[in-house]
Context: one part of a larger RNA
RNA sequence: GAAUAAACGCUGGCGGCGUGCUUAACACAUGCAAGUCGUACGAGAAAGCCUGGAGCUUGCUUUGGGCGAGUAAAGUGGCGCACGGGCGAGUAACGCGUGGGCAAUCUACCUCCGAAUUUGGGAUAACCCCGCGAAAGCGGGGCUAAUACCGGAUGAUAUCCAUUUAGCUUUGGUUGAAUGGAUGAAAGAUGGCAGCUCCAUGGAAGCUGUCGUUUGGAGAUGAGCCCGCGUACCAUUAGCUUGUUGGUGGGGUAACGGCCCACCAAGGCGACGAUGGUUAGCUGGUCUGAGAGGAUGAUCAGCCACACUGGAACUGGAACACGGUCCAGACUCCUACGGGAGGCAGCAGUGAGGAAUUUUGCGCAAUGGGGGAAACCCUGACGCAGCAACGCCGCGUGAGUGAUGAAGGUUUUCGGAUCGUAAAGCUCUGUCGAGUGGGAAGAAACUGAUUGCGGUCAACAGCCGUGAUCACUGACGGUACCACCAAAGGAAGCACCGGCUAACUCCGUGCCAGCAGCCGCGGUAAUACGGAGGGUGCAAGCGUUAUUC
Numbered sequence: 001g002a003a004u005a006a007a008c009g010c011u012g013g014c015g016g017c018g019u020g021c022u023u024a025a026c027a028c029a030u031g032c033a034a035g036u037c038g039u040a041c042g043a044g045a046a047a048g049c050c051u052g053g054a055g056c057u058u059g060c061u062u063u064g065g066g067c068g069a070g071u072a073a074a075g076u077g078g079c080g081c082a083c084g085g086g087c088g089a090g091u092a093a094c095g096c097g098u099g100g101g102c103a104a105u106c107u108a109c110c111u112c113c114g115a116a117u118u119u120g121g122g123a124u125a126a127c128c129c130c131g132c133g134a135a136a137g138c139g140g141g142g143c144u145a146a147u148a149c150c151g152g153a154u155g156a157u158a159u160c161c162a163u164u165u166a167g168c169u170u171u172g173g174u175u176g177a178a179u180g181g182a183u184g185a186a187a188g189a190u191g192g193c194a195g196c197u198c199c200a201u202g203g204a205a206g207c208u209g210u211c212g213u214u215u216g217g218a219g220a221u222g223a224g225c226c227c228g229c230g231u232a233c234c235a236u237u238a239g240c241u242u243g244u245u246g247g248u249g250g251g252g253u254a255a256c257g258g259c260c261c262a263c264c265a266a267g268g269c270g271a272c273g274a275u276g277g278u279u280a281g282c283u284g285g286u287c288u289g290a291g292a293g294g295a296u297g298a299u300c301a302g303c304c305a306c307a308c309u310g311g312a313a314c315u316g317g318a319a320c321a322c323g324g325u326c327c328a329g330a331c332u333c334c335u336a337c338g339g340g341a342g343g344c345a346g347c348a349g350u351g352a353g354g355a356a357u358u359u360u361g362c363g364c365a366a367u368g369g370g371g372g373a374a375a376c377c378c379u380g381a382c383g384c385a386g387c388a389a390c391g392c393c394g395c396g397u398g399a400g401u402g403a404u405g406a407a408g409g410u411u412u413u414c415g416g417a418u419c420g421u422a423a424a425g426c427u428c429u430g431u432c433g434a435g436u437g438g439g440a441a442g443a444a445a446c447u448g449a450u451u452g453c454g455g456u457c458a459a460c461a462g463c464c465g466u467g468a469u470c471a472c473u474g475a476c477g478g479u480a481c482c483a484c485c486a487a488a489g490g491a492a493g494c495a496c497c498g499g500c501u502a503a504c505u506c507c508g509u510g511c512c513a514g515c516a517g518c519c520g521c522g523g524u525a526a527u528a529c530g531g532a533g534g535g536u537g538c539a540a541g542c543g544u545u546a547u548u549c
Stems, first nucleotide, its partner, number of pairs: 001549004006545005013395006019388002021353001026351003030348003035079003040076002048067009086306001088304001095231008105223002110219008118152004127142006158183011188211006197204003232278003239269003244266008281303004285296004308329005331342004359385001361384003367381001368379004398428004408419004432490001435485001438482002447471010493538005498519003504533005514521002
C1' cells in the first nucleotide's frame, strides 16, 4: 500500500447492488418448512336452509322428506417424500481434483421402436358390534371394493441349460450361429359415436380418441465400482500387519473383489517415510503480488460427509433415509405411576456463549420442483419487503457576485497579520430529502370460453397441434418513473500537524500529568503532553484493534 463474513470509538443525508452466529455439531417455547390424485377404489357426514307432522309454554322441543352433497373429514391404493433446504462434527481418504477404465454393473419418471393387455380366486381397511387403557394406543367378532393381493393361460430377438457347427486358443476355455428344452407378464380408467347385434330408451357389446398396465430393444439422465498422478505438519513417531498377502472352492452383491467363509501356502507394507500422532471437509475460486509464489476455502457453483449420541435393518429404481421405523444411551416433557411423547446443523424466533451477526413479515404474481388428464393444490425452494454505513458504487449538503477587507476570535515587533470572498447583502438554481394532491409502466407467459385451419377418425363428435377474438391472473405496490407547487430552506464529520509523513503558533503544565507504530518527547521559553487559533489529509464517513499478502 492492498484486503476482510470483521469488531470497537466518534459521527451520520439519500439511493442502487450485495452481505449478515467466523464462538456452543450448545439447549430449544411457538408457528410454518411435503404433499397430491375422486379420470385407481369402496364408503360417506354435519352446520345451515326449505317443507310436512306431533307436542305444547306460540316460539321452543321432537320427528319425516328435500337441498346442502356424492361435498368435508377419514380409509384402501398410486406417485412423491433419496429432490429441494441446512451444517462442516468427522474424514489425510480413491474423500477431493484431474485423466482413464467397467468384456465386472444398475437406472423409477422421460424419448423413440416392436409385441401384448387373456382367464379366475380369496382376503382386508374404512364401516358396524364388543372389550382393555388416564393417555399414547391396542385386541376380538362381522360386512365390502379396487390399477391392492394371489393362482392359471399365452409369450420372444428376454434369462438359463443341452446338442450341433464355425472362428480364436495357452486345449482349460471363449465368441458367434442353428436346433431343442426349461423359466417367467399384465389393470384398468375415462371422453365421443353413424349403421348393424342384445336388453329396451338408457345401457351392454362394437368402433374410435386419451391416459395407463405388461414384456423386449435403443437412447437420455442419474448412480455404483476400479486404476494412474496430485493433495498439511511431526522421525523428539521406525518398524507395521494374521483376514494380514496370495491361491483353490463356495457364499453374497446390480456388479469385480478377503466383501464374507472353508481349506492351502507364508506372505504383504516401509527412509521414494510404512505405522503412529497433531491439524483439516476438497475443488472452481477469493485476497495479495510485476510475476514466481504466499495466504485462504464466508457469500455463488461442483463433489463428499453428517442429521440429539451410538448401532441396525425395512420399503424402494435409488436410503441403511434431517422433518421414516427398530434397539441402546444422555437430556427434556406428560402421567391416574401402570406407561407414554420429543429431536430447528429447514425458515423465522428464544436462552446461553461471545468483541460480534437481522423479522416469530408478504406472496406463490414470476422462475423451479412434487402430485394430477386438466382445472388446480402444495412449496420458509424461490420472488419480495423489513433491520444493520457491514461492504462496494453513485449523488447531495448549493451556484454566481460580493472589500467599509465589517463585527468577532487568534496573534502581534502594537504598525499590522490571519480566519477571509469566508460571512452579511444582492442575483439565481431546485439534484436529493420532506410535503400536497395528479398521471403511470414493465415484469403476463399461461389458463378458460367462442371460433378458423391442419391432423387423427367411419365421423361435421371427441381429442391433439396452431392462429384469431373476448374474459381472467401482480406479493412487491399506487413501486420504479413522469409532471406541478413552494422553499437555500432539512443534510459534515473524523484523524493528524517533531522526523519517517502533507500540515505551526500561543497559552497551561514542569521527568508531574501525560504521549508513543519506530526513533523518542516532558526536569520553566515543549511546533512531540492538555487546550485554543490556524493548517493538512480523507469524507458520510474517519480513526483504532485483529488478521493475510